[in-house]
């Protein structure tokens, strides 16, 4: 130096003129008019997600469905964050004969459950349905009879055992390395590892560390169905309340009327309530204006004090859009930031640019996803010293 992944912060400020919307206070001739404060983002996107809020409910319960899944702690609540524990790994240092093992630092994790039970592992390969298996090579018994040295040897080949330790195939093939034992072999025996049971310390906890005993292994997959343990009513500001104006509580149809149609805000079932001026449909007839919801908050800042931290207590300061078809701009100039060039190292001088992705509509909070610019930390490659 290049490129790739991660994370993280910022996304312009002042002045003046004019215009636009909310709002304060003053005049007012009530029609306005002065003067002051405030005006779209890190994503205001997605509508995935947890709440606030608001309606139904006097009463639910169970099932379907949906969700979450190592441990603690924070949070109003999370699939969110925050510090840890396993597992896998990359680097680097120590030990060991080797397998392994341990330090230091990074990075992945959708991380209960595989002996409840049902799929699934293609192709290769002897063999991948519960241990199933012998292709090439080993050992051995019987046939066999090649070869030259003509009496010595017993080759190729065939059957019959025995093995799963070499070799091949695979993503995985009867736990690994090492000595010893065997006709040849194997936890067969032993010695580390590694697996697993107990038992002690340690720790809030996942879990660790040590002893000791047992040749230990009937694979893998649940981001497959499933099984366990926790949660989860629902609707959605087009929610929902109020006010006003106006019509025709009339007209067909078809059910009901306490032996009960029908409602009770996802869906079934069973309970409970209400329930007659009823319910359900049809054609037709009036309005459809205003005012709340609508922005003072799980708000946001500055000290301090606890905590490893994420955060919390406590004591001051701030008020920052509220529109309703939808306001939140333009222009000039400075200065900030940036590119270039000239000069030159406490910088300055001049040209140039003000980006990109995009615009509130209840509210917050997190995920995600679009993009400009800069800075951090990994990792590869290359060149150089």
């Nucleotide at each position: 130096a290049a490129g790739g992944c991660a994370a993280a912060u910022c996304a312009g400020u002042c002045u003046a003129u004019c215009g636009c919307u909310u709002u304060u206070c003053a005049u007012u001739u009530u029609g306005a008019u002065g003067a002051g404060a405030a005006g779209a983002g890190g994503a205001a996107a997605g509508u995935c997600u947890g709440g606030g809020c608001a309606g139904c409910g006097u009463a639910g319960a169970g099932u379907a469905c949906c969700g979450u899944g190592c441990u603690u702690c924070c949070u109003a609540a999370c699939g969110g964050g925050a510090a840890g524990g396993g597992u896998u790994u990359g680097a680097u240092u120590c030990u060991g004969a080797a397998a392994g093992g341990a330090u230091u630092u990074g990075a992945a994790u959708a991380c209960a459950g595989a002996a409840a039970g049902u799929g699934c592992c293609g192709c290769a390969g002897a063999a991948a349905g519960g241990a199933a298996g012998a292709c090439u090579a080993c050992u051995u018994a019987u046939c066999g009879g090649a070869a030259c040295u003509u009496g010595u040897u017993g080759a190729a080949g065939a059957u019959g055992a025995g093995a799963a330790a070499a070799g091949g195939u695979g993503a995985a093939a009867a736990g690994g390395u090492g000595a010893g034992g065997u006709a040849a072999g194997a936890g067969c025996u032993c010695a580390c590892c590694g697996g697993u049971u107990u038992g002690u310390u340690g720790g809030u906890g996942a879990c660790a560390a040590c002893a000791a005993g047992c040749g230990c292994a009937a694979g893998g997959u649940a981001a497959a169905c499933c099984u366990c343990a926790c949660g989860g009513g629902c609707u959605g500001a087009a929610a929902a309340a109020c006010c006003a104006u106006g019509u025709a509580a009339a007209c067909c149809c078809a059910g009901g009327a306490u032996u009960g149609a029908g409602a009770a805000u996802c869906a079934c079932u069973c309970g409970u309530u209400c329930g007659a001026u009823c319910u359900g449909g049809g054609a037709g007839g009036g309005u459809a204006g205003g005012u709340u919801g609508a922005u003072g908050g799980a708000c946001u800042u500055u000290a301090a004090u606890u905590g490893u931290g994420a955060a919390a207590u406590u004591a001051g300061g701030g008020c920052u859009a509220g529109a309703u078809a939808a306001a939140u701009g333009a222009u000039a100039g400075a200065c900030g930031u940036u590119a270039c060039g000239c000069a030159g190292u406490u910088u300055g001088c001049g040209u140039g640019a003000u980006u990109a992705c995009a615009g509130a509509a209840c509210c917050c909070g997190g995920c995600u996803u679009a993009u400009g610019a800069u800075u951090u930390g990994c990792c590869u490659u290359u060149u150089u010293a």
Record summary:
The prediction has a mean pLDDT of 76. The RNA shown here (Bacterial RNase P class A) has 385 nucleotides and comes from a Crocinitomicaceae bacterium. It matches the Rfam family "Bacterial RNase P class A". Rfam classes the family as a ribozyme. Rfam links the family to the GO terms tRNA processing, ribonuclease P activity and dimeric ribonuclease P complex.